Predicted 3D model of a 170-nucleotide RNA (glmS glucosamine-6-phosphate activated ribozyme aptamer) from Sporolactobacillus shoreicorticis. It was read from a public genome assembly, where an Rfam model found it. NCBI's taxonomy places the organism under Bacteria, Bacillati, Bacilli, Sporolactobacillaceae, Sporolactobacillus.
RNA sequence: ACUGAAUACUAAGCGCCCGGACUGUUCCUUAGAACGGAGAAAGUCGGAACAGUUGACGAGGAAGAGGUUUAUCGAAGGAUUCGGCGGAUGCCUCUCGGAAUGCUUGUAACCGUUAGCACGCACACAAACCAGGAAGGCAACUUUCUGUACAGAACCCGUGCUGCAAGCAC
Numbered sequence: 001a002c003u004g005a006a007u008a009c010u011a012a013g014c015g016c017c018c019g020g021a022c023u024g025u026u027c028c029u030u031a032g033a034a035c036g037g038a039g040a041a042a043g044u045c046g047g048a049a050c051a052g053u054u055g056a057c058g059a060g061g062a063a064g065a066g067g068u069u070u071a072u073c074g075a076a077g078g079a080u081u082c083g084g085c086g087g088a089u090g091c092c093u094c095u096c097g098g099a100a101u102g103c104u105u106g107u108a109a110c111c112g113u114u115a116g117c118a119c120g121c122a123c124a125c126a127a128a129c130c131a132g133g134a135a136g137g138c139a140a141c142u143u144u145c146u147g148u149a150c151a152g153a154a155c156c157c158g159u160g161c162u163g164c165a166a167g168c169a170c
Base pairs, nucleotide, nucleotide: 014086015085016084017083019082020054021053022052023051024050025049026048027047028046032045034044035043057074058073059072063095064094065093066092067091068090096112097111098110102168103167104166105165106164107163116161117160118159119158120157130147131146132145133144134143135142136141
């Protein structure tokens, strides 16, 4: 380097679920004193058992260790994106690192390798959604393709602001 096999991973706005919601099958039996109806029919509703489905749409986000838990941003919708559990790149502490001004070194604040703060800046940038298909499933629903839009935060960019000490250069 190639070939074969096995295992693990291919998850981090992520995973899971004994609640709820929804689906299927069976059952209810001198009925559940429900609706329905001529009717103890069908059907509907309700209940039970079993088996299932669903359970947040992307953008952004990782120096190391420990701690901690309702960890940034908007989209959609007008409501189960309800409710819960776990995790997590958030935050805190310490260590490490950076620390722009002509340069070097150290260092406070601050920050995290694109490594200071504030303000400003744009037809910037997404997916769900929506429309139309395909595949799977009895169904709830799942996966996927095509078309077409629409964010904010952050970054970038612009302006302004902000320490100290030592040394070098001028």

Model confidence (mean pLDDT): 75 of 100.
It matches the Rfam family "glmS glucosamine-6-phosphate activated ribozyme aptamer". About the family: This entry contains a glucosamine-6-phosphate activated ribozyme that is found in the mRNA for GlmS. GlmS is an enzyme that uses fructose-6-phosphate and glutamine to generate glucosamine-6-phosphate. It is annotated as a riboswitch.